[in-house]
Molecule: small-subunit ribosomal RNA
Organism: uncultured Chloroflexota bacterium
RNA sequence: GAGUUUGAUCCUGGCUCAGGAUGAACAUUGGCGGCAUGCUUAACACAUGCAAGUCGCACGCACCUUCGGGUGAGUGGCGCACGGGUGCGUAACACGUAGGUCAUCUGCCCUGAAGUGGGGAAUAACCACGAGAAAUCGUGGCUAAUACCGCAUAGUCUCCGCAAGGAGUAAAGCAGCAAUGCGCUUUAGGAGGAGCCUGCGGCCUAUCAGCUAGUUGGUGGGGUAACAGCCUACCAAGGCGACGACGGGUAGCUGAUCUGAGAGGAUGGUCAGCCACAGGGGAACUGAGACACGGUCCCCACUUCUACGGAAGGCAGCAGUGAGGAAUAUUGGGCAAUGGGCGCAAGCCUGACCCAGCAAUGGCCGCGUGCGGGAUGAAGGUCCUCGGAUCGUAAACCGCUUUUGUGGGGGAGUAGCAAGGAGAGUACCCCACGAAUAAGUCACGGCUAACUACGUGCCAGCAGCCGCGGUAAUACGUAGGUGACAAAUGUUAUCCGGAAUCACUGGGCGUAAAGGGUCUGUAGGCGGUUACUUAGGUCUGAUGUGACAACUCGCGGCUUAACUGCGAGAGCGCAUUGGAAACCGGGUGACUAGAAUCACGUCGAGGUCGGUGGAAUUCCCGGUGUAGUGGUGGAAUGCGUAGAGAUCGGGAGGAACCUCGAAAGCGAAGGCAGCCGGCUAGACGAUGAUGGACGCUUAGGGACGAUAGCGUGGGUAGCAAACAGGAUUAGAUACCCUGGUAGUCCACGCCGUAAACGAUGUGUGCUCGGUGUGUGUGGGUAAAACCAUGCGCGCCUCAGCUAACGCGAUAAGCACACCGCCUGGGGAGUACGGCCGCAAGGCUAAAACUCAAAGGAAUUGACGGGGACCCGCACAAGCAGCGGAGCGUGUGGUUUAAUUCGAUGCGACGCGAAGAACCUUACCUAGGUUUGACAUGGCUCUGGUAGCGAGGGGAAACCUAAGCGACCCGCAAGGGAGGAGUCACAGGUGCUGCAUGGCUGUCGUCAGCUCGUGUCGUGAGAUGUUGGGUUAAGUCCCGCAACGAGCGCAACCCUCGGCGUAUGUUUUACAUGUCAUACGCAACUGCCCGCCAUAAGCGGGAGGAAGGUGGGGAUGACGUCAAGUCAGCAUGGCCUUUAUAUCUAGGGCGACACACACGCUACAAUGGCGCGUACAAUGGGCGGCGAGUGGGCGACCACAAGCAAAUCUCUCAAAGCGCGUCUUAGUUCGGAUUGGAGUCUGCAACUCGACUCCAUGAAGGCGGAGUUGCUAGUAACCGCGCGUCAGCCAUAGUGCGGUGAAUGCGUUCCCGGGUCUUGUACACACCGCCCGUCACGUCAUGGAAGCCGGUAAUACCUGAAGUCGGAUAAGCAACCGCAAGGAGCUGUCUGCCGAGGGUAGGACUGGUGACUGGGACGAAGUCGUAACAAGGUAACC
Repeated sequence: GAGUUUGAUCCUGGCUCAGGAUGAACAUUGGCGGCAUGCUUAACACAUGCAAGUCGCACGCACCUUCGGGUGAGUGGCGCACGGGUGCGUAACACGUAGGUCAUCUGCCCUGAAGUGGGGAAUAACCACGAGAAAUCGUGGCUAAUACCGCAUAGUCUCCGCAAGGAGUAAAGCAGCAAUGCGCUUUAGGAGGAGCCUGCGGCCUAUCAGCUAGUUGGUGGGGUAACAGCCUACCAAGGCGACGACGGGUAGCUGAUCUGAGAGGAUGGUCAGCCACAGGGGAACUGAGACACGGUCCCCACUUCUACGGAAGGCAGCAGUGAGGAAUAUUGGGCAAUGGGCGCAAGCCUGACCCAGCAAUGGCCGCGUGCGGGAUGAAGGUCCUCGGAUCGUAAACCGCUUUUGUGGGGGAGUAGCAAGGAGAGUACCCCACGAAUAAGUCACGGCUAACUACGUGCCAGCAGCCGCGGUAAUACGUAGGUGACAAAUGUUAUCCGGAAUCACUGGGCGUAAAGGGUCUGUAGGCGGUUACUUAGGUCUGAUGUGACAACUCGCGGCUUAACUGCGAGAGCGCAUUGGAAACCGGGUGACUAGAAUCACGUCGAGGUCGGUGGAAUUCCCGGUGUAGUGGUGGAAUGCGUAGAGAUCGGGAGGAACCUCGAAAGCGAAGGCAGCCGGCUAGACGAUGAUGGACGCUUAGGGACGAUAGCGUGGGUAGCAAACAGGAUUAGAUACCCUGGUAGUCCACGCCGUAAACGAUGUGUGCUCGGUGUGUGUGGGUAAAACCAUGCGCGCCUCAGCUAACGCGAUAAGCACACCGCCUGGGGAGUACGGCCGCAAGGCUAAAACUCAAAGGAAUUGACGGGGACCCGCACAAGCAGCGGAGCGUGUGGUUUAAUUCGAUGCGACGCGAAGAACCUUACCUAGGUUUGACAUGGCUCUGGUAGCGAGGGGAAACCUAAGCGACCCGCAAGGGAGGAGUCACAGGUGCUGCAUGGCUGUCGUCAGCUCGUGUCGUGAGAUGUUGGGUUAAGUCCCGCAACGAGCGCAACCCUCGGCGUAUGUUUUACAUGUCAUACGCAACUGCCCGCCAUAAGCGGGAGGAAGGUGGGGAUGACGUCAAGUCAGCAUGGCCUUUAUAUCUAGGGCGACACACACGCUACAAUGGCGCGUACAAUGGGCGGCGAGUGGGCGACCACAAGCAAAUCUCUCAAAGCGCGUCUUAGUUCGGAUUGGAGUCUGCAACUCGACUCCAUGAAGGCGGAGUUGCUAGUAACCGCGCGUCAGCCAUAGUGCGGUGAAUGCGUUCCCGGGUCUUGUACACACCGCCCGUCACGUCAUGGAAGCCGGUAAUACCUGAAGUCGGAUAAGCAACCGCAAGGAGCUGUCUGCCGAGGGUAGGACUGGUGACUGGGACGAAGUCGUAACAAGGUAACC
């Protein structure tokens, strides 16, 4: 820097990514070289070989000999304490750094001084004998030394002493012809090395807060190279710790390495310095040096040998083996170089080292896999809109080169003066050959550079985060292409970065996580003015140090680079020393502005104790009085005839204090309210005085601390958890009601928490104003008002701040001081541990696991059982219905071979369908056809071909088939039309309306939906469009940071209604024009009155055929519903191709227990029936309408005029009116159903047509809950026409006219809609979101009877080796002694300590554990509905 919370926004905040790095590992791939690097795990166990020897110029012996010498074991000397390995332990003077050592040692080496005389006694080797399997050992005997022991000598050594002085202590020789060399002894110094001590520095944990008996100090003694409780005896009681002792966990430390702009963070492998360790543990010996990796002794574990009696061993040296593990190499060459040991030297030894081998092992560096030309843009692959595009100058092909490779030839330096040479016939050089031998990996949705096709179909799979995949996947798999890096590339793991996400540099805390409930106050931190002084902090100069390597810069060496050499810098540190004195600190003195005190006054529900008052509730007593009362949404439980409730009087008792009362006052907070008194604290004001920084904050500590709760004892009127009853409800352990116990009250004692909130720590200072209020003071007034100035309590606001909301002198502004707290959500304020509490519980306070969010503020919507306003046949007021019956039609369901398909709340259901007997037809059964019923093209054939077609089979389609038989151009050949075959293809009412176009429904004919510019806001957005009026209307007016505009509204269009003019067919007998056609006029709130704001407009009136959009229609904004339609049409993709295509016959779409929807006809007298009689309009008509006449009861039939129609015809309209009859009945209502007989259409009326006549005469007596339409020429009633159509199941649909109402108080309620506002945890938008139990699965975790370990201590027992001490009757060459013997040594015994082992009770900690607790997660489980809206009882602590 980016991605990710949202519909969008800003912020907070976590998660994730891009970078760099590694001793890495894995996967795929792999040409070369250089430099580096290579058991991070089991400090697990180790076969085998090697890793430390050397000296004959210290010595004796044995053997060999070229007689020079050599070899071997042994005695002796030096070395083996270095080098090499590892990181167990260690939180420590272990390390780093700076110092100290007057408290020390030092072999070999260097320098200086002095000396090196003279003796002695042994012993290994060897020989003999013996024990043993072996390892090894014993006894006796011989022998040498630079081995060992005395003596002499002695100072610059050591000791004693003030001194003089005294005392003590040494030695070794060997080589050489020789010179001399190498040694030896004592001593002084040096160099290098080592020991010890000190300051400072570097991990986590306080859920480790107290630790300590050699502990702290002293004295005596011991001990060491040396100081020291280092050890011991005695004495004292100290020592350490909040600046973190003690305990626990983890860890070798450093130079440095990685990262980072830096500050930091992480790491400590290779190289270098130090430390520690050598199978685990202990111990000493030798030595200059060790408590010793390849030495010794002991214990333990393990392994090996064994004759079972005993022995041997220690790869964390180099190789190597097994094991562990994701994982780490050769049982190589050489001492040529560097270095080390020994030696006079030659030299020997050296798995240190130098080299080689293995490994792309991570890294760093270098080189190559060719270079130039080459467009028919080849073939091939991939894609394609079929035109082409791309791989791509890429290839082929032509020319060139040879790093690398292969073969051959030469051939090093490093190696100093000579020889030698592991590396090495290597590096390097030359020649030849020949593009020859050499490219992969990952990615391609965004972050993030790079896109298409196919396959798959929430499958398989991907994934770092967001997230992809449910039939068109740039996200899976494959391919082509593309991008990145390249002998590598990806993945995984880990560290730093990004992360300002622990913030020193450099963050925060009103609402996002975060101010402690409040005060007091200790340590600590910070601190007013002034003078002098000091020099701890601070600043500065110098000196020393800060190892090498690394790092940076410069220069050099390998062909370059990596690498490496040299020089310089840096190393921000520490120490010593000289100086400065402003500031901080210390010291001394002074000041008064901070803080405090006194005097005067004011204020208040401040606290505490005591007393006292009235109203009300309840209860008790009495009176009056009678049937209810009480309670609720409505009721019931309850109380009441044993007298309630009501009312009056009297009494008892407890609790709380109406009005005043308030944005008021007081208090640190919690909190405090009748009135009076006692005691007591505080704040404020004005003036003067005292004193002189006495201050601020505050970890721990202490005190106070609402309610609830607990303990003891009282008290109890009202209220009231629990509880009981009544209701409500699906349930109702609730809300409502009737009761009611703790409690509420008092005293004393606990508890210590609250949304203890201003969600805002305390203190101090500074920074525009306005206004109100409480309480002071000064001025002012007659009293006021008013002015000024303090301290409080509120509101508004500038600057500023803030993510925004908001804050704004009572700051959330600008600063300072100190404290507390935060670091994603959940788990969890939980578990464990500790402290407190009588208990309840409180304080402190994690982790595993899990999610990619959780959150704040604001925005636009949507929604609300939120609010305001308004509209609509929405309700209301009415009229007629539906829902009940029968029938018609549609749908569901069921059935069926099929009952084709679609439409499904409103907005599917007399819908697609303006007309299913065949056809339609898509469905089923059966039978046929396969270039096809239909289109286009190519090729071949035919062209006596197309076509017609008797007859036969068949249900038809179809199969077969005699016969007849054509056309155009051209002389002909040939060509065309036509036909047959074949290949491309046709065809599909097959799927997807959730891939689509188009069309349509719906909200809704609702009044809305937007844009440009400007302005406001960080932004989403807002403004405009809100507001005041008005309208049918975002219609218009006014106002306004808006000004304009667009799509909608309205108007323009059609029709009905009036008039005028013109025309006059088929109208009219004629005339006229009421009729028709065409063109005009007319209506605009224009006029008057009133209202309103002088507006828009509204009410009324006049005139007018019509009056306020005159009635009706057409007209449907942005959008919503993935609404409907792939079956009207079109169309992408998929599927099918002798079938899902196509033809035919028959059947089905018409089924029928049932349910729903829309209708028709009725149930009758406002009627039925009969007779008579009046008045329409729209429309249709030639395969048609059909007058008229005749026949038939009738449907209809026969004949037939007229009419392509203002001419003819359908066409007599019906309700109505008049007269008659029926008389309330299942009827003279009603007509279903059924029987019979017919008519018509049509190839054909069986399934399945309509109509007619005769007969039959079902249900039905006005319809439950509920529900529909309609506001005027409307509803209702009445008939007529038309389309489709052969006919018709039409009672439908769509038009036409006739008759012609009722009602509207009004907007509370239901439904739908519009505007503004409010709340929101919703945005798939309330059909939303979401909580808890239960059930199931998985995971981690707490408790738990116990069980099994680990660690470090304590007490006691036992106790190896060994040092030290003691004892000693055993043994013994050197010295003393004539000797006995002594000194001394050895051995033996023993004391203390002591590794380890055992026992015991505890501590800490880990694992496991029946059962159990909660937690997290899981696509659709169960029960309810707690929360979000007034969430339906406001929510929360």